[in-house]
């Protein structure tokens, strides 16, 4: 140099063009106990970037970013 795969909440992921983007752990309130801890209830928290395509893009295309894996 080449091919391949992969990028979503702080972590793990779900989604297969119709998203108001779902769930766990975690974190915050408040309930609950004499306290802690569990337990409940609720909230905040995400589409790597820049183009196209399409009515409509997290999803499809193409370039680049960053990570794995293979070959030389």
């Nucleotide at each position: 140099g080449g091919g391949c795969c992969c990028a979503u909440c702080g972590u793990c992921u779900a989604u297969c063009g119709g998203c108001u983007a779902g769930g766990a752990c975690g974190g915050c309130a408040c309930c609950c106990u004499c306290a802690c801890a569990c337990g409940g209830u609720g909230c905040a928290g995400g589409g790597c970037c820049a183009g196209g395509u399409u009515c409509g893009a997290c999803u499809c295309c193409u370039g680049g970013u960053g990570g794995g894996c293979c070959c030389a």

This is a predicted structure of a 72-nucleotide RNA (transfer RNA) from a Nanobdellota archaeon. RNAcentral holds the sequence, with entries from ENA. Rfam family: tRNA. The family's RNA type in Rfam is transfer RNA.